[in-house]
RNAcentral holds the sequence, with entries from ENA. Transfer RNA from Didymosphenia geminata, 72 nucleotides, folded computationally. Its Rfam family is "tRNA". Rfam classes the family as a transfer RNA. Lineage of the source: Eukaryota > Bacillariophyta > Bacillariophycidae > Cymbellaceae > Didymosphenia. Its mean pLDDT, the model's own confidence on a scale to 100, is 82.
Formats: sequence, C1' cells, structure tokens
RNA sequence: AGACAAUUAACUCAACGGUAGAGUGUUUCGCUUACAACGAAAAAGUUAGUGGUUCGAAUCCACUAUUGUUUA
Repeated sequence: AGACAAUUAACUCAACGGUAGAGUGUUUCGCUUACAACGAAAAAGUUAGUGGUUCGAAUCCACUAUUGUUUA
C1' cells in the first nucleotide's frame, strides 16, 4: 500500500426496508430478623460518524474513523 470482516443499552448478542429487543448487570418494591436466591416493576439507545437512495434505512450505496484478519 491492497483485500476482507466487525462497529446496536454498562457487558454479551438479536432484529424480512415498516413500533429497536433479549440475557446478564443497575435501580425500586415484595419476600427474610438480616443477606442471598426467588417474584414484580423501572431506567438505560443520535444503531461509530457524514452524506446519498427510498413514502420509509440499524438494514441498501459511497466516504471517513476505530478494531481484527490477511497479501505483498
């Protein structure tokens, strides 16, 4: 320098172009003498960034950034 892949909640990951979810974690309440476990509920997202296509984009396209793999 070239090629490929990944980037979504604090963490690990989902999500036919049509309301962004789950598990773990966090907070509150219940249960307990108390803690844990268990039960109920809540909060937490500019879907890495900029632009484009589309009635509509996490999803399709281009570029940028970061990380990883690989070729020379």